Molecule: c-di-GMP-I-GGC riboswitch aptamer
Organism: uncultured bacterium
RNA sequence: GCCGAUAAAGCCAAACCAGGAGUAAUCCUGGGACGGAAAGCCAUGGGUCCUGCCUUCUGCAGGAUCGCCAGGUUGCCGAAG
Numbered sequence: 001g002c003c004g005a006u007a008a009a010g011c012c013a014a015a016c017c018a019g020g021a022g023u024a025a026u027c028c029u030g031g032g033a034c035g036g037a038a039a040g041c042c043a044u045g046g047g048u049c050c051u052g053c054c055u056u057c058u059g060c061a062g063g064a065u066c067g068c069c070a071g072g073u074u075g076c077c078g079a080a081g
């Protein structure tokens, strides 16, 4: 370094609930844990979702999602191999 343990120390937090922001997707805070070894970060490519326009071809614009996949970048721990 690859790799990832019925290891250890920590970390994050799905659904759902309450309050708030947004036309919406969704996000924020608190509660809560289904899970996670990048479930840290970046919308770069693809996917999905929302809004508007165009007017039929599914195209354009803006937005959301990194806990959908890929890519980039940084990073905790250390048993076996």
Stems, first nucleotide, its partner, number of pairs: 002081001003078002011036002016031006034067001040073003044070003047065007